[in-house]
SAM riboswitch aptamer (S box leader) from Lysinibacillus alkalisoli, 103 nucleotides, folded computationally.
RNA sequence: UUCUUAUCAAGAGAAGCGGAGGGACUGGCCCUAUGAAGCUUCAGCAACCAACAACUUUAGUCAGGUGCUAAAUCCAGCUAGCUAAUCGCUAGACAGAUGAGGA
Numbered sequence: 001u002u003c004u005u006a007u008c009a010a011g012a013g014a015a016g017c018g019g020a021g022g023g024a025c026u027g028g029c030c031c032u033a034u035g036a037a038g039c040u041u042c043a044g045c046a047a048c049c050a051a052c053a054a055c056u057u058u059a060g061u062c063a064g065g066u067g068c069u070a071a072a073u074c075c076a077g078c079u080a081g082c083u084a085a086u087c088g089c090u091a092g093a094c095a096g097a098u099g100a101g102g103a
């Protein structure tokens, strides 16, 4: 990088350095000098993998490897249905993120 698969409406932030961007992309809408990104430290959330226990199934313990700590993956994007409707609602896909396994 790519393939397969599971999950994505819950949950959880302070400090130091830094100094203008950030929320994947596009449009919107937001966050941001009452300090963005990034880096570091500490803290926390969760429980995919590992480990432990049990084992018919369901449910469990732990926190070693990841991950995460504004807003539903912030909302939409394509298709279909409902609708008077380009509003809105619903379902599915696409895209994306993360884990595990493979190439």
Stems, first nucleotide, its partner, number of pairs: 001103008013042005021031003025077004043069003048065002051061002073095001078092005
The prediction has a mean pLDDT of 86.